Model confidence (mean pLDDT): 82 of 100.
A computed fold for a 514-nucleotide part of an RNA from Halalkalirubrum salinum, annotated as large-subunit ribosomal RNA, domain I.
The source organism's lineage runs through Archaea, Methanobacteriati, Methanobacteriota, Halobacteria and Halalkalirubrum.
Its Rfam family is "Archaeal large subunit ribosomal RNA". Rfam links the family to the GO terms structural constituent of ribosome and ribosome. The literature on the family includes a 2001 paper in Science by Yusupov et al., "Crystal structure of the ribosome at 5.5 A resolution".
[in-house]
Context: one part of a larger RNA
RNA sequence: CCGGCUGGUGAAUAGCUCGGCUUGAGAGCUGAAGACGGACGUGCCAAGCUGCGAAAAGCCUGAGGAAGCCGCAUGGAGGCGAAGAACUCAGGAUCUCCGAAUGGGAAUCCCUUGACAAUUGCUUCGCGCAAUAGGGAACGUCGGGAACUGAAACAUCUUAGUACCGACAGGAAAAGAACGCAACAGCGAUAUCGUUAGUAACGGCGAGUAAACGCGACACAGUCCAAACCGAAGCCGUCAGGCAAUGUGGUGUCCGGACUGACUUUCAGCACGUGAAACAGACUUCGAAGUCUCUUGGAAUAGAGCGUGAGACAGGGUGACAACCCCGUAGAAGUGUGUAGUAACGUGUGCGUCAGCUCCAGAGUAGCGGGGGUCGGAUAUCCCUCGUGAAUGUAUCUGGCAUCCCCAGAUAAGACUAAACACUCCUCAAGACCGAUAGCGAACAAGUAGCGUGAGCGAACGCUGAAAAGCACUCCACAACGGAUCGUGCAAUAGAGCUUGAACUCAGUCGGCG
Numbered sequence: 001c002c003g004g005c006u007g008g009u010g011a012a013u014a015g016c017u018c019g020g021c022u023u024g025a026g027a028g029c030u031g032a033a034g035a036c037g038g039a040c041g042u043g044c045c046a047a048g049c050u051g052c053g054a055a056a057a058g059c060c061u062g063a064g065g066a067a068g069c070c071g072c073a074u075g076g077a078g079g080c081g082a083a084g085a086a087c088u089c090a091g092g093a094u095c096u097c098c099g100a101a102u103g104g105g106a107a108u109c110c111c112u113u114g115a116c117a118a119u120u121g122c123u124u125c126g127c128g129c130a131a132u133a134g135g136g137a138a139c140g141u142c143g144g145g146a147a148c149u150g151a152a153a154c155a156u157c158u159u160a161g162u163a164c165c166g167a168c169a170g171g172a173a174a175a176g177a178a179c180g181c182a183a184c185a186g187c188g189a190u191a192u193c194g195u196u197a198g199u200a201a202c203g204g205c206g207a208g209u210a211a212a213c214g215c216g217a218c219a220c221a222g223u224c225c226a227a228a229c230c231g232a233a234g235c236c237g238u239c240a241g242g243c244a245a246u247g248u249g250g251u252g253u254c255c256g257g258a259c260u261g262a263c264u265u266u267c268a269g270c271a272c273g274u275g276a277a278a279c280a281g282a283c284u285u286c287g288a289a290g291u292c293u294c295u296u297g298g299a300a301u302a303g304a305g306c307g308u309g310a311g312a313c314a315g316g317g318u319g320a321c322a323a324c325c326c327c328g329u330a331g332a333a334g335u336g337u338g339u340a341g342u343a344a345c346g347u348g349u350g351c352g353u354c355a356g357c358u359c360c361a362g363a364g365u366a367g368c369g370g371g372g373g374u375c376g377g378a379u380a381u382c383c384c385u386c387g388u389g390a391a392u393g394u395a396u397c398u399g400g401c402a403u404c405c406c407c408a409g410a411u412a413a414g415a416c417u418a419a420a421c422a423c424u425c426c427u428c429a430a431g432a433c434c435g436a437u438a439g440c441g442a443a444c445a446a447g448u449a450g451c452g453u454g455a456g457c458g459a460a461c462g463c464u465g466a467a468a469a470g471c472a473c474u475c476c477a478c479a480a481c482g483g484a485u486c487g488u489g490c491a492a493u494a495g496a497g498c499u500u501g502a503a504c505u506c507a508g509u510c511g512g513c514g
Base pairs, nucleotide, nucleotide: 001512002511003510004509005508006507007506008505014499015463016462019434020433021431022430023429024428025427026426027424028423029135030134037098038097039096040053041052042051044076045075048072049071059092060091061090062089063088064087068080069079070078103111104110105109112115118132119131120130121129122128139170140168141167142166143165144164150157154204180187181186192217193216194215195214201209202208222416223415224414225362229250230249233248234243235242236241256360257359258358259356260355261354262353263352269349270348271347272346273345274344279338280337282335283334284333285332286331290306291322292305293304294303295302307324308323309313315327316326317325367388368387369386370385371384372383373382395411396410397409398408399407450457451456470498474484475483476482
C1' cells in the first nucleotide's frame, strides 16, 4: 500500500402510515343577547397542546348508551359509577380581560359622576322601544386601476379592465319578463354549457383583439306599481297613538286599461290560512357462515385433512397470509333532514267576449351637436359630460350609413322575481395521486423554534416489542453516563433517536506485496 474478517460511526434502501394532494357529492353565513380573533387563568402533582371560564379538562335537563371512567398522557395518590358514570346528540346555566368594543382613558390595565359612545328610525321625549357597525377561504356586484411583457426597437395598440386597492352583499351573487331578435318564414324573460368560430368585425389593417343571430342542452314562472276613474269606504301599531284630501284605500298595468252600453259566469292571477309525497343522502338498529383435527412455530390467519355462508369473497383489526374470530360489508327496518312553507287544498277577490273611441299610459326624457371613456360594433356598441331639445296611440321607438314611403317587430324614460350555473373555510366518499429531502411550509411542540426595529421570513425532527414482560439483585468503575454477570423475551447485533441498517469513514485483527 492492497484485500478479507470483526466491530464502531452514519442513516441510504426496503417495508409501513393517526398526514397531505386531487376529483366528485353534500352543506353554506355570523355579530351589541357582544362575534371572529386573542390575553390571562383553570388539573391533587401540570411545562406544552386540547377543553373550559372565578360555577373554569367542567354544572343542569332530556334522549341515546353501556360497564367501566377521571383528555393527549400507559405514573403516583385519591376518587366517580347499576340511585346508570364515561361517551354521543339536543336544549339550558356559567362565560374573567382585551377585541366592532360602545361611560372616559390605556391593548389585555386603570379612573369615575355608573354611562346604548357614535349615527339613524319611532317616540309617551325617559336612550323608552329598535336598527347599524365588526368578521368570513374563495366565489359575486359596483367604483378606481398599473407595469414588466408582446409588437423581435417604440409612442397608438398589447399585456388588461388583468394584478392590486376600495365599497357592499349573499349562500350564492348578478341578470331577467322586450321601446328584443329575425326577415317576408318566424321566435318569444334571464343566466350557464356545447356549437356557431378563431368566423363577421376591429386593428401603426402590424402584433394581435374578437362577438352575435341560429342550433343543441340545462332549468323553467311570471308578477306588481304610476296614471285615467271612485273619494275616507282606510292603513300601521308596542293598542298609547301615528299616517292619510300635498290622497289612506279601491280599480288598473300591452291579450292595453279607465269610462259607457250589451253579453257570459266565477277554471287565470293575487292575498290569507292549512299543508304533502316520490326521491336523495344522513343517523340508529338488525345483519349469514369453522375458531374442527394433525404438523411447524413464541404466536396459526401457514401446510395437510374435513366442512359452512354468500343479495355479504369491499376493507380493517386480531401474536405470520382469516368470506366463516372481531368490527364491518350486501341487504332490511325505523327516525329525523332536504325536497318545502313548494305541490295540493280551503277562504276572499274575480277570469272573459263585443261595440263606442271620451280619458290615461313614466320629460330635461327620446332625438341631435361638441368632447371623452369603452366595445368586435365598423358612419352602424354601450356609457359619461356640456349644450340643445320632441311627440302623445291616426302616437313613438327599432329593423348595423343618412333621409322618405311601405312592411315587420316592440311600447323607453317605475319596481320585484325561484330554478338551472360560480366557489370551497367546512363534512363525506373515492383515487392506474405522494409515501417522510416525497406529499400542504407543517404526519412530530408548526406558522412552532429561530431570524428581522418592522412589514415579514421561516425550518428540522415518524417506526422497541405480540405484550413493557422497559433489564430485580450482585460486581467493576463511580457525580452521572458506562461496563460484566443474571433475568425477560422467538429475538436484546429488538435495550429506549431502540424495524431494516447500504456507502463514505474509523479502530482492531488476519493475509498478500514491499